[in-house]
Molecule: SAM riboswitch aptamer (S box leader)
Organism: Pedobacter sp.
RNA sequence: UGCUUAUAGAGAAAGACGGAGGGAUUAGACCCUGCGAAGUCUUAGCAACCUGUGCUUACAAGGUGCUAAAUUCUACUGGAAUGGCCAUGAUGCCUCCUGAAAGAUAAGUU
Numbered sequence: 001u002g003c004u005u006a007u008a009g010a011g012a013a014a015g016a017c018g019g020a021g022g023g024a025u026u027a028g029a030c031c032c033u034g035c036g037a038a039g040u041c042u043u044a045g046c047a048a049c050c051u052g053u054g055c056u057u058a059c060a061a062g063g064u065g066c067u068a069a070a071u072u073c074u075a076c077u078g079g080a081a082u083g084g085c086c087a088u089g090a091u092g093c094c095u096c097c098u099g100a101a102a103g104a105u106a107a108g109u110u
Base pairs, nucleotide, nucleotide: 002109003108004107005106006105007104013043014042015041016040017039021032022031023030026075027074028073029072044067045066046065049063050062051060052059053058071102076099078097079096080095083094084093085092086089
């Protein structure tokens, strides 16, 4: 770096340094931010993938991870006769649902 599998509307922040951006990428929306962004460090916390003990269930917390907002939302596919709108369109707009893609994390593998 690639591949496979699993998971995601839950949960958990203070301080120091820093000094203007940040929310993965592209576009749009929305939001956070000088009442201090990113980043680094310290301490604390959450969770339970791997791990350990037990043995379906539980407990612990060693290795990772995480600690604004659903992975912030939309984008691609399919569906909505018992969703909505009016200008009634075979092709609209809005909203909702399913799935995919992409990204993230873990474990395994190359």